Predicted 3D model of a 507-nucleotide part of an RNA (large-subunit ribosomal RNA, domain I) from a marine eukaryotic metagenome. The RNAcentral record of the full RNA draws on MGnify. The prediction has a mean pLDDT of 87.

[in-house]
Context: one part of a larger RNA
RNA sequence: UGCAUACGGUGGAUGCCUAGGCAGUAAGAGGCGAUGAAGGACGUGGUAGCCUGCGAAAUGCUUCGGGGAGCUGGCAAACAAGCUUUGAUCCGGAGAUGUCCGAAUGGGAAAACCCACCUCAUUUGAGGUAUCAAUAUCUGAAUACAUAGGAUAUUGAGGCGAACCUGGGGAACUGAAACAUCUAAGUACCCAGAGGAAAAGAAAUCAACCGAGAUUCUGUGAGUAGUGGCGAGCGAAAGCGGAACAGCCCAGUUACUAAAAGAAACAACAUGUUAGCAGAAUACGCUGGAAAGCGUAGCCAUAGUAGGUGAUAGUCCUGUACGCGAAAAUAUGUUGUUUUGGGGUAACGAAGAGUAGGUCGGGACACGAGAAAUCCUGAUUGAAUAUAGGGGGACCAUCCUCUAAGGCUAAAUACUCCUUACUGACCGAUAGUGAACCAGUACCGUGAGGGAAAGGUGAAAAGAACCCCUGUUAGGGGAGUGAAAUAGACCCUGAAACCGUAUGCAU
Numbered sequence: 001u002g003c004a005u006a007c008g009g010u011g012g013a014u015g016c017c018u019a020g021g022c023a024g025u026a027a028g029a030g031g032c033g034a035u036g037a038a039g040g041a042c043g044u045g046g047u048a049g050c051c052u053g054c055g056a057a058a059u060g061c062u063u064c065g066g067g068g069a070g071c072u073g074g075c076a077a078a079c080a081a082g083c084u085u086u087g088a089u090c091c092g093g094a095g096a097u098g099u100c101c102g103a104a105u106g107g108g109a110a111a112a113c114c115c116a117c118c119u120c121a122u123u124u125g126a127g128g129u130a131u132c133a134a135u136a137u138c139u140g141a142a143u144a145c146a147u148a149g150g151a152u153a154u155u156g157a158g159g160c161g162a163a164c165c166u167g168g169g170g171a172a173c174u175g176a177a178a179c180a181u182c183u184a185a186g187u188a189c190c191c192a193g194a195g196g197a198a199a200a201g202a203a204a205u206c207a208a209c210c211g212a213g214a215u216u217c218u219g220u221g222a223g224u225a226g227u228g229g230c231g232a233g234c235g236a237a238a239g240c241g242g243a244a245c246a247g248c249c250c251a252g253u254u255a256c257u258a259a260a261a262g263a264a265a266c267a268a269c270a271u272g273u274u275a276g277c278a279g280a281a282u283a284c285g286c287u288g289g290a291a292a293g294c295g296u297a298g299c300c301a302u303a304g305u306a307g308g309u310g311a312u313a314g315u316c317c318u319g320u321a322c323g324c325g326a327a328a329a330u331a332u333g334u335u336g337u338u339u340u341g342g343g344g345u346a347a348c349g350a351a352g353a354g355u356a357g358g359u360c361g362g363g364a365c366a367c368g369a370g371a372a373a374u375c376c377u378g379a380u381u382g383a384a385u386a387u388a389g390g391g392g393g394a395c396c397a398u399c400c401u402c403u404a405a406g407g408c409u410a411a412a413u414a415c416u417c418c419u420u421a422c423u424g425a426c427c428g429a430u431a432g433u434g435a436a437c438c439a440g441u442a443c444c445g446u447g448a449g450g451g452a453a454a455g456g457u458g459a460a461a462a463g464a465a466c467c468c469c470u471g472u473u474a475g476g477g478g479a480g481u482g483a484a485a486u487a488g489a490c491c492c493u494g495a496a497a498c499c500g501u502a503u504g505c506a507u
Stems, first nucleotide, its partner, number of pairs: 001506009015492001016456002020427002022424007029416002031160002039101003042055003046079001049075003061095006070083003106115003116129005131157009164195001165193005175182001179229001205212002216243005226234002247408003250352001252348006262340013276324002282297005298315002300304001306318003357381008367393001388403005443450002463491001466478004
């Protein structure tokens, strides 16, 4: 030095576990904000820090309910000082307080800071003072009337938020095996706005000589008809089957009749939500550290879902089935009252103009200018008026059908930041969220931004008193605990690479 065997070290794979994730189902909720949000800064405890809570009334205050024996949140034990059956801590409803920044709104500013004025109290203090819009009033220039402007009051807005929605703008990579029309795609992205949904919506629609009867979503029609450097590609509609169904108002007078639907407020009731209550039934023996295991004999079940308990528990605990429960707040529904609202019938009228259409240029329609209808409109023109007008894919006639240029409208549809309950031939710590752990942290970057690693003693700390070695609060050896300490805190299991010790053999 190699090989073999044994025993170790190192290392942290594997197995098991789950505190966290992922995907759903059924309900709910679908907003918060000048009554100051979301998000923060700084404070706040008997205590140095961090997290959580809270706000100078500061780990909390008041009140109304629940609950019933301990409590003063967590890391995190101990101590101190207290509270509590005159009901604490805790849980729920309502309220009070709520520093400073932040739309931030008195002015300013390098966010959490600086500096003011007015009114009232005066002893600290309280309130007001942004901008824009609408309305009202008072004022008021150049300039006579006026107008612009100014002031005051009232009301509203502003900002944030995951997706869904509508509108206004709007790419490129890419594909076409290059590339320019085309595609990607009206996508990404930006802006504005709204709602719990939004949008659309009661035919100037389709159809085809038969007829249908608002919109939306969906299966089919159908990758069809078409469109297309007829390339790549793009790609309908009617009809049929379903989901859901709902119709109305204004542009007007008169007469008659009646007091509708709807909306708001209040009340009552019902059903929920926001705390809870109650809830059946087992013993013995054996093994073991421990019984829930095994054995024997029982019991309950509208409860044998689930979790825990020293191994695997219907009957030990929390629960579960069934049943019950709210002073207060709130949601929905029904009924009632009040206010508002304006219904029906008849007659006579009326029935949307710089519009429809044309021309030029664009855009949207599955449809790229094409034979190109239809829709929108930047420019320019420009009708008719129900004896009328639009459409039926150039255009004309016939025929059919509808009535534009005003408006409202639930449901079926889309989505999930969030709440509750439950589910999984979903993951199990290099997986599953980036994040099971004080993670959008540490760290990197001027910045936009990028972005980790890191779980497990034991049933219980019973976390090793005491002794010894030593420079030692390091490390180890005894002793002790424990079922186990090769479970000793670098702590379950403890693979391999790698490093040793002992023995044997070989050289």